[in-house]
RNA sequence: GCCCCCAUGGUGUAACGGUUAGCACACGAGAUUUUCAUUCUCGCAGCCGGGGUUCGACUCCCCGUGGGGGUA
Numbered sequence: 001g002c003c004c005c006c007a008u009g010g011u012g013u014a015a016c017g018g019u020u021a022g023c024a025c026a027c028g029a030g031a032u033u034u035u036c037a038u039u040c041u042c043g044c045a046g047c048c049g050g051g052g053u054u055c056g057a058c059u060c061c062c063c064g065u066g067g068g069g070g071u072a
Base pairs, nucleotide, nucleotide: 001071002070003069004068005067006066007065010025011024012023013022018055027043028042029041030040031039048064049063050062051061052060
């Protein structure tokens, strides 16, 4: 250089083109407990960037950025 794959809260990971973007852990508050831990309830926080297609895009297309793999 060329080819392929990936990018979603702090972390890991879902989401037939129409979801309030879900779950787990973490974090915060409360309940329980003499205290801690456990357990329960509630909360916080996210679609890599820019265009395009579409009535509608996390999702499809293009270009970029970053990461991984293959090839010489």